[in-house]
RNA sequence: AAAGUUCAAUCCUGGCUCAGGAUGAACGCUGGCAGCAUGUUUAACACAUGCAUGUCGGACUGGGAGUGGCGUUUCUAAUGGCGGACGAGUGAGUAAUACGUAAGAAACUACCCUUGGGAGGGGAACAACAGCUGGAAAUGGCUCAUCUGUUCAAGGAGUGGCUCAUGUGUGAUUAGCUAUUUGGUGAGGCAAUAGCUUACCAAGGCGAUGAUCAGUAGUUGGUCUAAGAGGAUGAUCAGCCACACUUGGACUGAGACACGACCCAAACUCCUAUCGGAGACAGCAGUGGGGAAUUUUUCGUAGUAGGAAGAAAGACUGAAGGAGCAAUGCCCCAUAGAGGUAGAAGGCCUACAGGUCGUGAACUUCUUUUCCCAGAGAUGAAGUAAUGAUAGUAUCUAGGAAAUAAGCAUCAAUUAACUCUGUGCCAGUAGCCGUAGUAAUAUAGAGGAUGCAAGCGUUAUCUAAAAUGAUUGGGCAUAAAGUGUAUGUAGGUGGCUUUUUAAGUCUGCCGUCAAAUCCCUGGGCAUAACACUGGACAGAUGAUGGAAACUAUCAAGCUGAAGUAUAGUAGGGGCAGAGGGAAUUUCUAGUGGAGUAGUGAAAUGUGUAGAGAUCAGAAAGAACACCAACGACAAAAACACUUUGCUGGGUUGACACUGACACUAAGAUAUGAAAGCUAAGGGAGCGAAUGGGAUUAGAUACCCCAGUAGUCCUAGUCGUAAAUGAUGGAUACUAGACAUUGUGCAUAGUCACCUAUGUAAUGCUGUAGCUAACGCGUUAAGUAUCCCACCUGGGGAGUUGAUGGGGGCCCGCAUAAGUAGUAGAGCAUGUGGUUUAAUUCAAUGCAAAGCGAAGAACCUUACCAGGGCUUGACAUGCCGCGAAUCUUGUUGAAAGAGAGGGGUGCCUUCUAGAACGUGGAUAUAGUUGGUGCAUAGCUAUCAUCAGCUCAUACCGUAAGGUGUUAGGUUAAGUCUCGUAAUAAGUACAACCCUCUUGUUUGGUUGCCACCAUUGAGUUUGGAACCCUAAACAGACUGUCGGUGAUAAGUUGGAGGGAGGUGAGGAUGACGUCAAGUCACCAUGCCCCUUAUGCCCUAGGUGACACACAUGGUAUAAUGGUCGGGACAAAGGGUCACGAUCCUGUAAAGGUGAGCUAACUCCAAAAACUGGUCCUCAGUUUGGAUUGCAGAUUGCAACUUGCCUGCACAAAGCUGGAAUCGCUAGCAAUUGCCAGUCAACCAUACAGUGGUGAAUUCGUUCUCAGGCCUUCUACACACCGCCUGUCACACUAUAGAAGCUGGUCGUGCUCGAAGUUGUUACCUUAACUACAAGGAAGGGGAUGUUAAAGGCAAAGCUAGUAACUGGAGUGAAGUCAUAACAAGGUAGCUGUACUAGAAGGUGUGAUUG
Repeated sequence: AAAGUUCAAUCCUGGCUCAGGAUGAACGCUGGCAGCAUGUUUAACACAUGCAUGUCGGACUGGGAGUGGCGUUUCUAAUGGCGGACGAGUGAGUAAUACGUAAGAAACUACCCUUGGGAGGGGAACAACAGCUGGAAAUGGCUCAUCUGUUCAAGGAGUGGCUCAUGUGUGAUUAGCUAUUUGGUGAGGCAAUAGCUUACCAAGGCGAUGAUCAGUAGUUGGUCUAAGAGGAUGAUCAGCCACACUUGGACUGAGACACGACCCAAACUCCUAUCGGAGACAGCAGUGGGGAAUUUUUCGUAGUAGGAAGAAAGACUGAAGGAGCAAUGCCCCAUAGAGGUAGAAGGCCUACAGGUCGUGAACUUCUUUUCCCAGAGAUGAAGUAAUGAUAGUAUCUAGGAAAUAAGCAUCAAUUAACUCUGUGCCAGUAGCCGUAGUAAUAUAGAGGAUGCAAGCGUUAUCUAAAAUGAUUGGGCAUAAAGUGUAUGUAGGUGGCUUUUUAAGUCUGCCGUCAAAUCCCUGGGCAUAACACUGGACAGAUGAUGGAAACUAUCAAGCUGAAGUAUAGUAGGGGCAGAGGGAAUUUCUAGUGGAGUAGUGAAAUGUGUAGAGAUCAGAAAGAACACCAACGACAAAAACACUUUGCUGGGUUGACACUGACACUAAGAUAUGAAAGCUAAGGGAGCGAAUGGGAUUAGAUACCCCAGUAGUCCUAGUCGUAAAUGAUGGAUACUAGACAUUGUGCAUAGUCACCUAUGUAAUGCUGUAGCUAACGCGUUAAGUAUCCCACCUGGGGAGUUGAUGGGGGCCCGCAUAAGUAGUAGAGCAUGUGGUUUAAUUCAAUGCAAAGCGAAGAACCUUACCAGGGCUUGACAUGCCGCGAAUCUUGUUGAAAGAGAGGGGUGCCUUCUAGAACGUGGAUAUAGUUGGUGCAUAGCUAUCAUCAGCUCAUACCGUAAGGUGUUAGGUUAAGUCUCGUAAUAAGUACAACCCUCUUGUUUGGUUGCCACCAUUGAGUUUGGAACCCUAAACAGACUGUCGGUGAUAAGUUGGAGGGAGGUGAGGAUGACGUCAAGUCACCAUGCCCCUUAUGCCCUAGGUGACACACAUGGUAUAAUGGUCGGGACAAAGGGUCACGAUCCUGUAAAGGUGAGCUAACUCCAAAAACUGGUCCUCAGUUUGGAUUGCAGAUUGCAACUUGCCUGCACAAAGCUGGAAUCGCUAGCAAUUGCCAGUCAACCAUACAGUGGUGAAUUCGUUCUCAGGCCUUCUACACACCGCCUGUCACACUAUAGAAGCUGGUCGUGCUCGAAGUUGUUACCUUAACUACAAGGAAGGGGAUGUUAAAGGCAAAGCUAGUAACUGGAGUGAAGUCAUAACAAGGUAGCUGUACUAGAAGGUGUGAUUG
């Protein structure tokens, strides 16, 4: 000192969380020792038991003990004295009768110290003892004798009482409080001052600088934390205060309204003989209870110049000193040290090589802090002696044995530390973000590692981090935040010059802020913690001197701020009156005769009872076109026809006057759009609500027809808006350019225009600077000062994409124009579904479905049933036997099982070896089992679309941008030009193959012009042609005209076989879809191992109500049928293709020439066509289906092959919505061939030629794509996001008929004890007096006051409550779709009405 967390990524704002320190702590796991501290924070809850305050015989009476007696001694009950007001405890109350700090006057003070005086006589009463006696007890009653007890005054020290100033927490959702209240006079009272009390008089006193009321709270020194300022806190120790079961009260006394005293009342507990009594642990221990939680019913007075009493001895002392318990905290020490690699065993991991735990252990050697035992044994004792609880402790010495002693948490990031196994969105984890759905470094366990260590971690609380409350030290256009605006009171702040004073300020000196603590120094316990000695600095506050710059104050001036007067000037500034025309609607009269109005399209409406249209006249209300502006005025709201009256403010000029009169502004006052409200008017148009018509799934809307309130006026009310520049007011300073409005001055001029230069206002652009960015920028959001209001998470700004029922440009068989189809029929094939023992599996929008499969009868085959095998059908290594191959019976569906026969090879170092077969054992084989969401590879798709990137540089805080955008052009990011970019890569293009032209070369099996020849290029011959197959040439906008920018290019032509990419193919950028494939193959992990492996037989993959996809055949005359005749290309063939001839209606059978192929065979091409028949029909169309008879392949043709013949002869007559292909040798049509293959379900698929069209105006629309731009609340990216009602569950909260408590004061009532007053009743020792009395006292009675109690009405507050309201959260739900894109009616907004809900509509405002 920072870090994590909003986003696809970025910057900012802003909150939440974490790392540090601390604690009177608690909990979990663990636990060796010593020292020093600390230990009911909760129930000021209740308390059994013991102890905690007594002492004095030298004040005194009596009694007892003791002694043979006297004397002496000793104990003690009373009386008396002193002390029980200290010490010890607790923090309930108390927001000032308290505490802290600093002062003061009007007064008291036992004991103590100092000083000065006086008196030291008498009488009476009462206890104890003794006697009688009541009562259960507590505790009384009656009777007797006797003794003692003095005071005035002054000072000091210290204590306490009182007064004043100042400081001391929260709430205004507590604003008024006060009646003895404030003051005066007299009296009373007190130790003393005082409304402290009382009589009278006055009407004051306190309060926005927060009274009163309410909540909370002992306070301070200090303690914790922080860099500090501060924040939090008030245990232990120390000072002060308050309290003593809850209230009240006095007595005694120097001192109390008294913790271990008294009286009364209330509650509670206990005793009781029921009459009546006793009690108060917030003293020390201890008990119960509460609670997460806090100790022993211990020792002794040894120490304290501890405490009270005492002359003292001595006694008392739960103060204090010790010990005990507790890791509660701080601090010290130990649990061993050194050597020790075979890197042991074992664990864990592993790439199987090894690595790691790990010198760690074992082992060797050394030591003894600690521990055990034994011996010695303190200081603390002062003060002559005596006196030690602690304590046989600390400490020392000797002996013994490595012997007695390590855990806790963490290991994804933050944060130091990583792997394996289990689990499988489960269990769990979690401080925050998050993790876990079968490869979890995040869960649990293990190994290892890291951190701290007798502790470690968790929880709770405080502080720091947090500049998230900002004095130091924040903000307010858009993030939270400027009052709608102005005037102005208190308050705050305030121009220049010179005086006064000395409040602030600065400074000298004096006093104080107890001790302890903190800090520094030193020494003491072995060190440390701890405790001791000495010392502060700084700061605060008070008294008293001084200074006078600044602020303030006093006084006098000044003119610049501000204002007044004066002369002009602009203006929708305000209020009131008068007048005006255009338009609209209505009414009246005429003309006229069928529609009109309205919409996307319609309808409601209106019209032959005469509308609309047109003309003339009349009435009414509201608003004022053009001018008009980015313009004017006003504090804002707001303000516009013309004109009159009254009136406010601004601004300019010159020259006078006043002389700081100023700025801001809490509270206050005024004003304040629209809507709304009250009352009286008015009512043309418009128009919430409402009615109707449409639209729609619905339409309480958008659209249409009507239409009430309202809109208008007058008088009031309301007081709010996106009342906005989302920007408070004032003053000063800080570059410019351009423009507008008002008004001056100068020059020239008759005026106007123009030019230069001021001032006030309004705009735009922009420098510095500022800002998170956008942007602001002399009209600041810059630099500063003053004053006020306001703020303290759910966001702001920009970037890149994607999307839009946003925009622009472009392209594509995308549409259009054509052509042939599909969807209808029956059939083939594939798929779904269903069925089944099994119907194996995969593929599922485009981009699955004649797809994997270029060919399922067995095999294939993965599926099912049954029969079998278990080192295995297959691979490698070891051992044994046998060569191997071959062959014959038995059994079985086969696999297999079991028994015979024959045979002995090759090589050789004579043991053996190689190949093969067979048996055995063990490592292991095997798996079309799972995961394509663990993967490699391959592939589809966007898309043959034109894009995708990088280096350097520049711009930006950054994400990113520029380049790649702009003007043209292209099929193309193709090229060109411009340009903060310049180069480059990849894709495009080209290079490759085929076809199209020519040349050269070669000339058999191909070819034949010339010359011969044959039935025939058949044979000589030829190398010209065709063809073949190798190499070249050719096309490049090269050339000409137009166009374009003199470019790139484009357009038209020439030449050419081919012309602008000549045609076709191969070729597929960065990436997208967790696209497809683990069943092509490969492969991680998981699963099976007498089975999920392997062998065999039979079955299935071919099922069949149905749905879909792809095809072929048709529906016929552009045809069918029969017949005749001609022309291809490409391909294949020896386990083959098979000519010829013969047989058969045919499939085919027999025969077997030729060909290893430019030679021979498959092989016949078909459409076509000139001949024949059919003649528009379910037909001589169509051929499905079925029957019978055959052929062929094969081990096998039933399930389930193909082919042939005869017979049978179904649907179908051009196909609904919808939809597919195709732009030239293309579509359409027509045959031929290969692969796979024993055969073949091929109508498939892949090739090959023949014949050979039509159409493209064009880019509005549909679909897909590319580029630029714009909006966005989307980023899983529109299949997005998201609003509200309703239903369900839970949570907190508000209201509420009430109910139950608490609390505070008030009023009335009642009136204990007590003090005080009165008393004519009763009574009395001290004095007076000499006896009757008096004074004085006591009792009783009574009055005032007065606690608790009772009653009453309110207030405040807490709990609870039927029912009700909204809010929040929730996996999934219902109804819509309001918002984000022009969100499909732009949104938002104040207000009013209205509707299931979001919402809709009216009116005004706003652009976000």

RNAcentral holds the sequence, with entries from SILVA.
Predicted 3D model of a 1408-nucleotide RNA (small-subunit ribosomal RNA) from Erythroxylum longipes.
Lineage of the source: Eukaryota > Magnoliopsida > Mesangiospermae > eudicotyledons > Erythroxylum.